[in-house]
About this RNA
Transfer RNA from Candidatus Nanopusillus sp., 72 nucleotides, folded computationally.
RNA sequence: GCCCGGGUAGCUCAGCGGCAGAGCGCUCGGCUGUGGACCGAGAGGUCCCGGGUUCGAAUCCCGGCCCGGGCC
Numbered sequence: 001g002c003c004c005g006g007g008u009a010g011c012u013c014a015g016c017g018g019c020a021g022a023g024c025g026c027u028c029g030g031c032u033g034u035g036g037a038c039c040g041a042g043a044g045g046u047c048c049c050g051g052g053u054u055c056g057a058a059u060c061c062c063g064g065c066c067c068g069g070g071c072c
Base pairs, nucleotide, nucleotide: 001071002070003069004068005067006066007065010024011023012022013021018055026042027041028040029039030038048064049063050062051061052060
């Protein structure tokens, strides 16, 4: 330098044009002698950045940045 994969909640990841979600963690409540486990509820996200396409973009296209792998 070229090619491929990835970047979404604190962490691990789903979602792949119209809803932003799960598990764990966190907070509150129930339960319990206390705690854990279990049950219920809740908070938490400019979906890496900038453009473009579209009525509408996390999702498609272009250019960057970062991480991983391969080739030379």

The organism belongs to Candidatus Nanopusillus, within Archaea. Rfam family: tRNA. Rfam classes the family as a transfer RNA. RNAcentral holds the sequence, with entries from ENA.